A computed fold for a 72-nucleotide RNA from a Candidatus Altimarinota bacterium, annotated as transfer RNA.
NCBI's taxonomy places the organism under Bacteria, Bacteria candidate phyla, Candidatus Altimarinota.
Formats: sequence, C1' cells, structure tokens
RNA sequence: GCCGCGGUAGCUCAGUGGUAGAGCAGGGGCCUGAAGAGCCUCGUGUCGAUAGUUCGAUUCUGUCUCGCGGCA
Repeated sequence: GCCGCGGUAGCUCAGUGGUAGAGCAGGGGCCUGAAGAGCCUCGUGUCGAUAGUUCGAUUCUGUCUCGCGGCA
C1' cells in the first nucleotide's frame, strides 16, 4: 500500500430502515441476628466522526479515524 472483519451501556455482545436491548457488573428494596444465595426494581448511551440517499438511518452509500486478521 491492497483486501476482509469490527467500533452500540462500566464489561461481553444483540439489534440489517420506523422513538436502542440482553447478560454480567453496579444502585435501591424484600428476606436474614448478620452475611451469602434467592426474589422484585432501576439505563438521558453524542450507536467512532462527517457528508449523502430517504418522509424517516445504529441499519444503506462515500470519505476519514481507531482496532484485529490476511496479502505484498
């Protein structure tokens, strides 16, 4: 330099056009003499940046940027 995959909650990841979710972690409550376990409950995230298409973009397209892999 070229090609491919990826960047979404504190972490690991879903979500493939119509107001963004799960598990874990964390906060509050119930329970216990106290704890652990269990149960209930709580998410306003510049969806990496920017422009374009569209009535509408996390989702499609261009460029840039960061990470990983492959080729040279």

Rfam family: tRNA. The family's RNA type in Rfam is transfer RNA. The coordinates come from a structure-prediction model, not an experiment, and the mean pLDDT is 81.